[in-house]
A computed fold for a 74-nucleotide RNA from Kyrpidia spormannii, annotated as transfer RNA.
The RNAcentral record of the sequence draws on Rfam.
It matches the Rfam family "tRNA". The family's RNA type in Rfam is transfer RNA.
Its mean pLDDT, the model's own confidence on a scale to 100, is 83.

RNA sequence: CGGAAUGUAGCUCAGCUUGGUAGAGCGCACGGUUCGGGACCGUGAGGCCCAGGGUUCAAAUCCCUGCAUUCCGA
Repeated sequence: CGGAAUGUAGCUCAGCUUGGUAGAGCGCACGGUUCGGGACCGUGAGGCCCAGGGUUCAAAUCCCUGCAUUCCGA
C1' cells in the first nucleotide's frame, strides 16, 4: 500500500440476510433459602448498537466516509 472480517450491557455473543418495542448467558444489586457461605429460586438495575453523514414515515439493520482490532497478500 491492496483485500477481507469484526465493532451491540461490566464480559462472551445473538438480532442485520427480509428496516417497525434492543435481547440471551455469565457477572452485579436486593430479597428468599442457610447458623453462615456456596448452590438454587424470585425481583431489579445496566447499552439512544465504534464515529460522522445520507436514504426513509421509520435505521443496530440499507448506502457513503472515517476510526479501532484481527487476518491474508505485496